[in-house]
Context: one part of a larger RNA
Molecule: large-subunit ribosomal RNA, domain VI
Organism: marine eukaryotic metagenome
RNA sequence: UGUUGGGAAUCUGAAAGGAAGGACUUUUUAGUACGAGAGGAACGAAAGUUCGUUGCCACUGGUCGAUCUGUUGUCUGAUAAGGCAUGCAGAGCAGCUACGCAAUAAGCGAUAAGUGCUGAACGCAUCUAAGCACGAAGCGUACCUUGAAAAGAGAUUCCUUAGAACACGGAAAGAAUACCCGUUUGAUAGAAGUGGUGUGUAAGUGUCAAGGCAACGAGACAUUCAGCAUGCACUCACUAACGUUCA
Repeated sequence: UGUUGGGAAUCUGAAAGGAAGGACUUUUUAGUACGAGAGGAACGAAAGUUCGUUGCCACUGGUCGAUCUGUUGUCUGAUAAGGCAUGCAGAGCAGCUACGCAAUAAGCGAUAAGUGCUGAACGCAUCUAAGCACGAAGCGUACCUUGAAAAGAGAUUCCUUAGAACACGGAAAGAAUACCCGUUUGAUAGAAGUGGUGUGUAAGUGUCAAGGCAACGAGACAUUCAGCAUGCACUCACUAACGUUCA
């Protein structure tokens, strides 16, 4: 753009794609069938394992250069607090992940080789000639994904000034774009507060203290589950979501 007065939402499913499944073990069947004995199955049912495939992060583990702490060298005169060496080390939420979790079922239809029933041609016989029934990890469904541009261009519900686009604040999204949420009739992002979480008990002060003639003094305890941080949740319009156009 088309189809359709315009718009919003929910569907159907022509068609397309997929390999989404493969293998094994154990229990039972059963010490049964079979077999003189020794030995010793199967159909079916149930529970699992492993290899693949797909998805997820509540748990467990890993990572985590947001973060917290300790510490080495050096610099900022010292303390404190920091810079650099992406220094080293101990933890670690969110996120991302596997070593974690979940799914990967059964069935149905038409058949192949094959097995049959009835049955003539050919008074018998014969699965086939008419007719009928079974039969595979294969085929079509089933299952997953896409899918009204399927020109036979579909259906249903609602609205009829309804809506749409740009722009702006963003994240459950993301290369740009798009998608999705919000735009004062507002909790969309930031700031702030509270909670949770991480680290592990800040600075200052007081007391003690190995050692030392002394000056001094590593370190310990208390104040202090402190201080610091926060990609999380909630609260809160303080800051920023101003505006424009089409219809």